[in-house]
RNA sequence: GGGGGGGUGGCAGAGCGGUCAAAUGCAACGGACUGUAACUCCGUCGGGGAAACCCUACACAGGUUCGAAUCCUGUCCCCCCCA
Repeated sequence: GGGGGGGUGGCAGAGCGGUCAAAUGCAACGGACUGUAACUCCGUCGGGGAAACCCUACACAGGUUCGAAUCCUGUCCCCCCCA
């Protein structure tokens, strides 16, 4: 340099136009259990709110669309193959 794959909650990792603040696991926090701890089980786990609901968010910046994590363009970064 050419080709391909990828970047998503604290971490790993699904998702591939609407049902998404986003499965699942781990971690964390609260609780049950236990003499204590561990294991196991239940709940919570972006922010505000009593709730309804609202706001912000999937590398970064633009665009398409009524609607984007998902499609398009550019940039940055990571992995694989070829040279």
Background: The prediction has a mean pLDDT of 82. This is a predicted structure of an 83-nucleotide RNA (transfer RNA) from Pontivivens insulae. The source organism's lineage runs through Bacteria, Pseudomonadati, Pseudomonadota, Rhodobacterales and Pontivivens. It matches the Rfam family "tRNA".